[in-house]
Background: This is a predicted structure of a 74-nucleotide RNA (transfer RNA) from Pseudomonas thermotolerans DSM 14292.

RNA sequence: GCACCUGUAGCUCAGCUGGAUAGAGUAUUGCCCUCCGAAGGCAAGGGUCGUGGGUUCAAAUCCCGCCAGGUGCG
Numbered sequence: 001g002c003a004c005c006u007g008u009a010g011c012u013c014a015g016c017u018g019g020a021u022a023g024a025g026u027a028u029u030g031c032c033c034u035c036c037g038a039a040g041g042c043a044a045g046g047g048u049c050g051u052g053g054g055u056u057c058a059a060a061u062c063c064c065g066c067c068a069g070g071u072g073c074g
Base pairs, nucleotide, nucleotide: 001073002072003071004070005069006068007067010026011025012024013023019057028044029043030042031041032040050066051065052064053063054062
């Protein structure tokens, strides 16, 4: 330099066949339970979906550029 893959909550990821209020586990915080709590139960907070544009009535999802990481080739 070329090709491909990945980027969504603090962390690990799903969702990518365009439409539902953007989700799960874990972590954090609060409450319950308990002699105690790191186990168990309930709840809450936390996201400009890497970034900038485009298409569309509607974009995490489709298209283009850029950025970061990974793999292969040279």

Its mean pLDDT, the model's own confidence on a scale to 100, is 81. It matches the Rfam family "tRNA". The family's RNA type in Rfam is transfer RNA. It was read from a public genome assembly. The organism belongs to Zestomonas thermotolerans, within Bacteria.